A computed fold for a 119-nucleotide RNA from a Gammaproteobacteria bacterium, annotated as SAM riboswitch aptamer (S box leader). Its Rfam family is "SAM riboswitch aptamer (S box leader)". Gene Ontology term of the family: regulation of gene expression. Of the family's consensus pairs, 92% are formed in the model. Its mean pLDDT, the model's own confidence on a scale to 100, is 79. The organism belongs to Gammaproteobacteria, within Bacteria.
């Protein structure tokens, strides 16, 4: 750093440093933030991808589904990946009605993350 694959609306904070942005392109919009945010160190905790274990059915093995478990490689602990941006049907409402339009629901695509695999 490229290419597969899964997953992503749960979940889970304290203490010390540091001191102005910050929410990892860019816009808009909403948010955290001198009552110290983002960062960083410790120290706790979520989780359950792989790891371990144990079932089941098929099998030559490898794999597959359940289930369990927290000792270990990783992650991760403000908001749905904060939330739109592109695309694609319908629905609601708001204007007296179509037609347009505005907001909000719904699906995919991009883009991202983390995890396992590969080059």
């Nucleotide at each position: 750093c490229g290419c597969u694959c899964a997953u992503c609306g749960a979940g889970a904070c304290c203490g010390g440093c540091c001191g102005a942005g910050g929410g990892u392109u860019c816009a808009g919009g909403c948010c955290c933030g001198a009552a110290g945010a983002c960062g960083c160190c410790g120290g706790g905790g979520c989780a359950a991808c792989c790891g371990c274990c144990g079932a089941a059915g098929a099998u030559g093995c490898u794999g597959u589904u359940c289930g369990g478990u927290a000792c270990g490689g990783u992650g991760c602990c403000a908001a749905g990946u904060c939330c739109u941006g592109c695309g694609g049907a319908g629905g609601a409402c708001g204007g007296a009605g179509a037609a347009u339009c505005g907001u909000c629901c719904c699906c995919g695509a991009c883009a991202g993350a983390u995890g396992a695999g590969u080059g």